A computed fold for a 146-nucleotide part of an RNA from Planctomycetales bacterium 10988, annotated as small-subunit ribosomal RNA, 3' minor domain. Its mean pLDDT, the model's own confidence on a scale to 100, is 82. Its Rfam family is "Bacterial small subunit ribosomal RNA". Gene Ontology terms of the family: ribosome and structural constituent of ribosome.
[in-house]
Context: one part of a larger RNA
Order: sequence, then C1' cells, then structure tokens
RNA sequence: CACCGCCCGUCAAGCCACGAGAACGGGGGGCGUCCGAAGUCGCCGAGCCAACCUUCUAGGAAGCAGGCGCCGAAGAUGAACUCCGUGAUUGGGACUAAGUCGUAACAAGGUAGCCGUAGGGGAACCUGCGGCUGGAUCACCUCCUU
Repeated sequence: CACCGCCCGUCAAGCCACGAGAACGGGGGGCGUCCGAAGUCGCCGAGCCAACCUUCUAGGAAGCAGGCGCCGAAGAUGAACUCCGUGAUUGGGACUAAGUCGUAACAAGGUAGCCGUAGGGGAACCUGCGGCUGGAUCACCUCCUU
C1' cells in the first nucleotide's frame, strides 16, 4: 500500500498436539487365598551313637539320621487400584501466500453496536425480552476555553 480498505463464520485440503472411546497389550506397589524350598526354633525320635555317668557284650545322659509343626523366599491364582502404550470411530482446538459460500463487525457499516437470556438458522448470524453507551445525526440545558 489508507473503503478497489479492513474483516467474520461454516464448508473443503494439509499438518500438529489434545479430549472421549468397545476392547487389547504391558509395567508398578499393595491385598486375599492356595502351595511352600533353604534354614532357625519347638515337639516326636522304635533307627544310629567314640569322649560324660554307671551296676560296663549293656543301660543312662547328650547328640545324629528321620518324621511332624510355626515362621518362611520363589511360585500359582483372584478381585481391585494405578501408570504407559495400541485402538475402529468421534469431538472440538492450533497452524498453513493466493480454495468454497455468503457479508456478521469496523462509517449511522447501509437493521447503531454490545452484554445477559430464550428460541430459531448452511454459516457468519436472525428474532423476542431486559440492560448499557464504549452510538452517529438534530435540538435544548449546564460547564470550560477563546
């Protein structure tokens, strides 16, 4: 670049992140139930048994194997919690010189605009009701300056 201006929304295209989403995959820390290794401890200990005791081919005491029990790692399983990812579809959002439809706003923007609310409409929006002036124009009043 100054109205041959500015500018709004739907729609179409591209791209980005996000929300919803049946379901699926994975991680985390707990909880319940089941199972239960090693090992300590407890009970039993008919088998074994050098040291100690004794009445000495033996018995006792202590101990060992073995058995059972409590605790118990790992494991299995169940219902939740939480985090991450995938996900048909879906919702709006941001962005992207020259797409489509209209022209809502900016001048009284051609129905002044805006706010709230309700209804309606391809879209910007339209209509009703209430409110505001951050409305132009005309007239009057008050005040200020010359």